[in-house]
RNA sequence: AGAGUUUGAUCCUGGCUCAGGAUGAACGCUAGCGGCAGGCUUAACACAUGCAAGUCGAGGGGCAGCGAGUAGAUUGCUUGCAAUCUGCGUCGGCGACCGGCGGACGGGUGCGUAACGCGUAUGCAACCUACCCAUUACAGGGGGAUAACACUGAGAAAUCGGUACUAAUACCCCAUAACAUCAGAGGAGGCAUCUCCUUUGGUUGAAAACUCCGGUGGUAAUGGAUGGGCAUGCGUUGUAUUAGUUAGUUGGUAAGGUAACGGCUUACCAAGACUACGAUACAUAGGGGGACUGAGAGGCUAACCCCCCACAUUGGUACUGAGACACGGACCAAACUCCUACGGGAGGCAGCAGUGAGGAAUAUUGGUCAAUGGACGCAAGUCUGAACCAGCCAUGCCGCGUGCAGGAAGACGGCUCUAUGAGUUGUAAACUGCUUUUGUACGAGGGUAAACGCAGAUACGUGUAUCUGUCUGAAAGUAUCGUACGAAUAAGGAUCGGCUAACUCCGUGCCAGCAGCCGCGGUAAUACGGAGGAUUCAAGCGUUAUCCGGAUUUAUUGGGUUUAAAGGGUGCGUAGGCGGUUGGAUAAGUUAGAGGUGAAAUCCCGGGGCUCAACUCCGGAAUUGCCUCUGAUACUGUUCGGCUAGAGAUCAGUUGCGGUAGGCGGAAUGUAUGGUGUAGCGGUGAAAUGCUUAGAUAUCACGAAGAACUCCGAUUGCGAAGGCAGCCUACUAAACUGCCACUGACAUUGAUGCUCGAAAGUGUGGGUAUCAAACAGGAUUAGAUACCCUGGUAGUCCACACGGUAAACGAUGAAUGCUGGCUGUCCGGGGGGGAUUGACCCCUGGGUGGGCGAAGCGAAAGCGAUAAGCAUUCCACCUGGGGAGUACGCCGGCAACGGUGAAACUCAAAGGAAUUGACGGGGGCCCGCACAAGCGGAGGAACAUGUGGUUUAAUUCGAUGAUACGCGAGGAACCUUACCCGGGCUCAAACGGGUAGUGACUCAGGCAGAGACGCCUGUUUCCCACGGGACACUCCCCGAGGUGCUGCAUGGUUGUCGUCAGCUCGUGCCGUGAGGUGUCGGCUUAAGUGCCAUAACGAGCGCAACCCCCGCGUGCAGUUGCUAACAGAUAACGCUGAGGACUCUGCACGGACUGCCGGCGCAAGCCGCGAGGAAGGCGGGGAUGACGUCAAAUCAGCACGGCCCUUACGUCCGGGGCGACACACGUGUUACAAUGGGUGGUACAGCGGGAAGCCAGGCGGCGACGCCGAGCGGAACCCGAAAUCCACUCUCAGUUCGGAUCGGAGUCUGCAACCCGACUCCGUGAAGCUGGAUUCGCUAGUAAUCGCGCAUCAGCCAUGGCGCGGUGAAUACGUUCCCGGGCCUUGUACACACCGCCCGUCAAG
Repeated sequence: AGAGUUUGAUCCUGGCUCAGGAUGAACGCUAGCGGCAGGCUUAACACAUGCAAGUCGAGGGGCAGCGAGUAGAUUGCUUGCAAUCUGCGUCGGCGACCGGCGGACGGGUGCGUAACGCGUAUGCAACCUACCCAUUACAGGGGGAUAACACUGAGAAAUCGGUACUAAUACCCCAUAACAUCAGAGGAGGCAUCUCCUUUGGUUGAAAACUCCGGUGGUAAUGGAUGGGCAUGCGUUGUAUUAGUUAGUUGGUAAGGUAACGGCUUACCAAGACUACGAUACAUAGGGGGACUGAGAGGCUAACCCCCCACAUUGGUACUGAGACACGGACCAAACUCCUACGGGAGGCAGCAGUGAGGAAUAUUGGUCAAUGGACGCAAGUCUGAACCAGCCAUGCCGCGUGCAGGAAGACGGCUCUAUGAGUUGUAAACUGCUUUUGUACGAGGGUAAACGCAGAUACGUGUAUCUGUCUGAAAGUAUCGUACGAAUAAGGAUCGGCUAACUCCGUGCCAGCAGCCGCGGUAAUACGGAGGAUUCAAGCGUUAUCCGGAUUUAUUGGGUUUAAAGGGUGCGUAGGCGGUUGGAUAAGUUAGAGGUGAAAUCCCGGGGCUCAACUCCGGAAUUGCCUCUGAUACUGUUCGGCUAGAGAUCAGUUGCGGUAGGCGGAAUGUAUGGUGUAGCGGUGAAAUGCUUAGAUAUCACGAAGAACUCCGAUUGCGAAGGCAGCCUACUAAACUGCCACUGACAUUGAUGCUCGAAAGUGUGGGUAUCAAACAGGAUUAGAUACCCUGGUAGUCCACACGGUAAACGAUGAAUGCUGGCUGUCCGGGGGGGAUUGACCCCUGGGUGGGCGAAGCGAAAGCGAUAAGCAUUCCACCUGGGGAGUACGCCGGCAACGGUGAAACUCAAAGGAAUUGACGGGGGCCCGCACAAGCGGAGGAACAUGUGGUUUAAUUCGAUGAUACGCGAGGAACCUUACCCGGGCUCAAACGGGUAGUGACUCAGGCAGAGACGCCUGUUUCCCACGGGACACUCCCCGAGGUGCUGCAUGGUUGUCGUCAGCUCGUGCCGUGAGGUGUCGGCUUAAGUGCCAUAACGAGCGCAACCCCCGCGUGCAGUUGCUAACAGAUAACGCUGAGGACUCUGCACGGACUGCCGGCGCAAGCCGCGAGGAAGGCGGGGAUGACGUCAAAUCAGCACGGCCCUUACGUCCGGGGCGACACACGUGUUACAAUGGGUGGUACAGCGGGAAGCCAGGCGGCGACGCCGAGCGGAACCCGAAAUCCACUCUCAGUUCGGAUCGGAGUCUGCAACCCGACUCCGUGAAGCUGGAUUCGCUAGUAAUCGCGCAUCAGCCAUGGCGCGGUGAAUACGUUCCCGGGCCUUGUACACACCGCCCGUCAAG
């Protein structure tokens, strides 16, 4: 000193939460010792029992009990002793009694009290004070009672009564006496009432004795000390949803009362007194020193200790006394408890212990008067639950200990990991040496004790001082010290996701649970539970509760109010606050010095004592305050005087939708009457309701009525705000300008108060043309109590009242001063120019209303002389969101409603500004077979194929909008195969390594079996250095195996946006920041392609290019290709020699760049039936896919973490299934025919493939194919192109279209075509006549159409996929719309991002 939490991120506002300290605490776990403290916060609830206030015989009468003495009697006998009984108060003493002093202190508690109760400072000229101290004076005489005791009575008891006797330091009377009191005279002083001194006279009231003879005690008076009483200034909680209170009330006179003043009480008189500076009422509460916290200011608190107050079961009352209205006194009343003989009595723990109850919770029915202190006493002494000690409790603070050193095989065990090992626990342990605080045992043992007293001595004056000796210890044999023993007797709690120091494994699986806030847990949890480890405190540690802090989050120090909460709707103005310039006085505020006080303790500083510390003692400082005195006089105040700069006011002008009242005007609307005129009008997105042949709408004429004032007219003007608009008049208010004669601070703000206050609304009375809530009808719609339409009543208008609110907004209170500029508007003034008058122009100063901006401010947006800047004054208002501007109360109102204005409960946010995205049935620009324009399809039929669904023992699994569905699969009859049924195996179907054994392995045969496999028979190696090795099988061991799960743990790969033009970085700059700029703007491009501009300058990944194929050419090379020239040969042919010219093939290179021309343009570039060129503006096609998105797809292609199975979820085999079939969808094929079908003839490719192959040719078969058979591992051999074209036929039909389906017969492949292959032939000949809504592809060698090849492959369900060539179109005006995308901009309460967010109702709880 801060931190977490609102957001995708940011800044701000703002709340919530945490880290610190504290406690009279409680609870959980744990616990060795000591010192010092503390210990009913709740029921001022009720209390059993014991104790807590007595003492004095030196006041008294006495003698119940004890002891002594003495007298008598009796008994025993050691004949002078003992015991017993009786008597004597004679002595020590003493129960009870009279009397004195004390029980008013000490101790407890906090009910009451908001008060002179407390604190502080004063005053008493208005007072008292026992005991104590000092001084003065005095104490003479006398008297009558009474308790105890005795006798007796009543009563259960408590207690009460009667008769008789008696004493006192008890009580009474007389005398004396004052400084008491009254009256008079004189003098002095002060503070108003007054006080003091001197003197004269009058009046009244005193005493007590005891004695050891020393003294003690008594009375009066004065003074002191101590303790009290009273009064006053100031300070002392909350609520205004408590605004008025008060009759002894306020004051006076007189009297009474008191220690004393006083309405304290009474009588009379007056009508006052308190209150917004908060009376009264209600609620709460003892106050202070102090304690806790805080940097302080403050906040909170009132335990322990000290001071004051109040109280003693509740309420009241007095008595006694110096003192009480009295805790352990009295009386009365009440409640409660107890005793009782029922008549009546007793009691008061908020004293110390203790009990019950209440409560989360708080101790022993202990010891002693040894010390300190108190009461009484001459004293000894007695009493003392005050006090000192002990006991219980980790309740707190402080101190000590639980060992120290060495010790690596880094042990065992535990835990973790990349696991033959490593890391960690950890020098930790074991082990060795040492020490002994503490502990146990034994022993020693100081000080708290000094006085008083007692005894003695000394000094003098015999009762004081000093000295000596002696007596007294509860705690306690405690503190402390010594000796012995022996590491021996002693460590836990909480936490470990961030805040906040400390991390891994296992279990669990939104369950169990955690949590102070954020939050964690849905199968890999550092957040739950356990374990290991770690961190941090430590005899404690955590939790809970409360207070302060952090919180500047109530802001005096030290906050705010445009948009976050917050400026009153407006003015006038009272109280109050604040106030221009100058001089004098004063000294209240202010300031300086001094004095008094501010108790002690506490806190702080410096010392001292307990071994240290806590604790305690001494000294100092502090106590920020109050009072008094003496100075100062700048400022503020008060007062006196002056001034004119603020303010007001006179005069002269100017301005305006300022206000009120009256009058006038035209247009429009609807309506009435009449005319013209005829079929519709009106209304809407489209309609209908409505009006209209009884004549509407339209149009013309005239009339009455009501309301509003077109144009001018605006960033105009006026007003305090609301608000104000045709014209004229009257009345009235304001602002501004000019001039400076007048007043002389008169100013400003303004709680309460009063006024005004849009629209809607209310009352009464008018008025009512238009418009129009409610209402009605018609539409729209799923509905439509709405938007739209047709009507329509209050109302809208006027007068008078009420009401008093608005986003009453500039969301910005009023006033004053100051602080750079630029530019418009409105109203005045002055000067100049121009002009016959004007219009107009320029300069300057005042006011007004706007725009842009310096500085500055602000969270930013923004504000910026009209401030949200810099300052001053005053008022109003705010303190998280919701609940709620609600409830209750009060006030106002006719009502509607307004004003004032909470709490319970609940959330961790709510909010402001700005940023980046995403989105919009927002805008702008642009692109794409996106639409449009075209061509051909799909959707209808049959079949093929895939999917869903259903079915099944199984129909294995995956893919599911675009981006799944002829997809994984580029070949499911067995195999594949993962699925199902059944049968087998368990080092195991395969593979690797090791040990051992066998010598073969293999092959052949037989039997059972569905087969796997089992059983049986036969056959039988090689090399050698002789050790063995190779190879194969068998047994055992170590590694297995899994198409089981998780694509949401992953790698790799892929789809899609999208071949869209984007995505970023460095440095700089801007911004508090997130971020921005660059990448925006203009032009251009297919393109973030380029050019220009530019706080940006550059760069990267993408685009383009570099790569491949096709199109032209050149060079080189010519075989299996080619053949122009030459030659040979043939029936014919590059057939042969030969050639490299051509075609072609292969390699390398050239070529195209807007290069040239014209036009446009700054340039980039664009345009041109321009040239040239094979090709022209990216020449055509391919490969190539930025940052990223979809937790997209794939664990079944492969790899891989974790989990799961291990005689099975592994593996082998036979059979079945993946091919099912009411149905639905996708992708295709073939068709529906004449641009066609059939038959015959006939022409022209390219890519490719070929040895278990392609197969020429020949023969057989109608054919699939079979048999024979040449060539070719291929520029040489083989693999027949079809559409086309020619000719004939069919003639619009379910056909000579179409070919499904079915029957029969075959061919081929293969171990095997039943489930379940393809092909051939013959026969059969289904649906279908161009396809609804909707939808797909394609812009040129493209679509369409025709065939050919290849992969996979024994064969093939291929109509699929990938390629190849042949023939070969139509259309594009254009970008409004649909879809997708890019850039800029705008709004946003969205950010999982519009498939978002969110509101209401209903249902359940």

This is a predicted structure of a 1405-nucleotide RNA (small-subunit ribosomal RNA) from an uncultured bacterium.
The RNAcentral record of the sequence draws on ENA and SILVA.
Model confidence (mean pLDDT): 83 of 100.